[in-house]
Bacterial RNase P class A from a Clostridiaceae bacterium, 341 nucleotides, folded computationally. RNAcentral holds the sequence, with entries from ENA. The coordinates come from a structure-prediction model, not an experiment, and the mean pLDDT is 76.
């Protein structure tokens, strides 16, 4: 200096005028109005994919069976399908990213094209018999052969000697790859080393097994409280049908219910700081603030300055995450490459 990884961090700001939600405070009969005066959208408020809280319905308690979801160890956490760590595969010179990562001896399906044959196979080739022929060679065999050719992402682990009529792990060194045992190290996946046995394909984000978890509902949920419309009931009370009873009508009293009112609603698994344990996610402890609550839905608009101010986008129960959407800054660690001391 240049390419490049990771990881934070902002998301215009000052000021001037006007305006709109809300608490509070005066004024006012008032919840209408008015004036102050405080505060007032995000990293994603978004998709609604997960995991929760808080709801209302179903449910004794336990088991099958259906659908879904997850899928290495360890830990975080309230809890996750999320985070960190780490083990394995795999990319990159590196720093570093990516990995749905159980099960193919429980079953079933699939392997386009191409090739003779995709789990099986003889098309060339090579060997061997048997005709035929002087030979070369050809022709035939319910022959042998997977070692060469050749096709493909895969053709029964590579290779090399033995060994054969040719030939093959058929035998053996030696190399890869699963699998079982032993030992060392590690909480644990697993690494390494040692022996034994073995080499009959990939595919489960194909059906499927197996383990593990999971009832529905979503704040327009639900509680209260209620004005019509309309319906019940004379059990209690009053009154009228003037002697009582029944019986009837009102009054009353019960059901019902408006996208009416209120609660839910925003003080939390809450936000900054400080110390402190841990490689880390993230825990504790102290100190400190209070940070939107509308319900037809406020959070705006215009002008001046700043080189510009322009992204994606907009709360509606709350609360942890993933995953998309992004204009333009800023900082930090760490790799490589060249250059100078």
């Nucleotide at each position: 200096u240049g390419a490049g990884u990771a990881a934070g961090c902002c998301a215009g700001a000052c000021g001037a005028u006007c305006g709109c939600g809300u608490g509070c405070c005066g004024g006012g009969u008032a919840u209408a109005c008015c004036g102050g005066u405080a505060u007032g959208a995000g990293g994603a408020a978004a998709g609604u994919c997960c995991g929760c809280g808080c709801u209302g319905c179903a449910c004794a308690g336990g088991g099958c069976a259906a659908g879904g979801a997850u899928a290495a160890c360890a830990g975080a956490u309230a809890a996750c399908g999320u985070c960190u760590g780490c083990c394995g595969g795999g990319g990159g010179c590196g720093a570093c990213c990516c990995u749905a990562g159980g099960a193919a001896u429980a079953g079933u399906g699939c392997a386009a094209c191409a090739g003779a044959g995709a789990u099986a196979u003889a098309c060339c080739g090579c060997c061997u018999g048997c005709a035929u022929g002087a030979a070369a060679a050809u022709g035939c065999a319910u022959g042998g052969u997977a070692a060469g050719g050749g096709u493909g992402g895969a053709a029964a682990g590579g290779c090399g000697a033995g060994g054969u009529a040719a030939g093959a792990g058929c035998u053996c060194a030696c190399c890869a790859c699963g699998c079982c045992c032993c030992g060392u190290g590690g909480u644990a996946a697993c690494a390494c080393g040692g022996g034994g046995g073995g080499u009959c394909u990939g595919u489960a984000a194909a059906c499927u097994c197996u383990a593990u978890c999971c009832g529905c509902u979503g704040c327009a949920a639900c509680a209260u409280c209620a004005a019509c419309a309309g319906g019940g009931g004379c059990a209690a009370u009053g009154g009228c049908c003037g002697g009582c009873c029944c019986g009837g009508c009102c009054g009353c009293u019960c059901c019902g219910a408006a996208a009416g009112a209120u609660g839910g609603c925003u003080a939390g698994a809450g936000g900054c700081g400080u110390g402190u344990g841990g490689u880390g996610a993230c825990g504790c402890a102290c100190g400190u603030c209070c940070c939107a609550g509308a319900u037809a839905g406020a959070u705006g608009a215009u002008c001046g300055u700043c080189a510009a101010a322009u992204a994606c986008a907009g709360a509606a129960c709350g609360c942890g995450g993933c995953u998309u959407a992004c204009a333009g800054a800023c900082u930090u660690g760490c790799u490589c490459a060249c250059a100078c001391c």

Notes: The gene name in the source record is rnpB. Taxonomically the source falls in Clostridiaceae (Bacteria, Bacillati, Bacillota, Eubacteriales).